[in-house]
RNA sequence: GCGGGUGUAGUUUAGUGGCAAAACGCCAGCUUCCCAAGCUGGAAAUGGGGGUUCGAUUCCCCUCACCCGCU
Numbered sequence: 001g002c003g004g005g006u007g008u009a010g011u012u013u014a015g016u017g018g019c020a021a022a023a024c025g026c027c028a029g030c031u032u033c034c035c036a037a038g039c040u041g042g043a044a045a046u047g048g049g050g051g052u053u054c055g056a057u058u059c060c061c062c063u064c065a066c067c068c069g070c071u
Stems, first nucleotide, its partner, number of pairs: 001070007010024004018054001026042005047063005
């Protein structure tokens, strides 16, 4: 340099052109003499930019990061 793949809460994963789901973790409350466990509730995410579309996390293009292969 060329080709391919991946990118979604703090972490690990789902997901579909029409409100983005869960587990663990975090915070608060309940419970307990205290801690842990348990129960209830809450905050938190689609790598970035552009295009298509009534509507994009999803489709297309560029770009960034990482991984694989070729040279």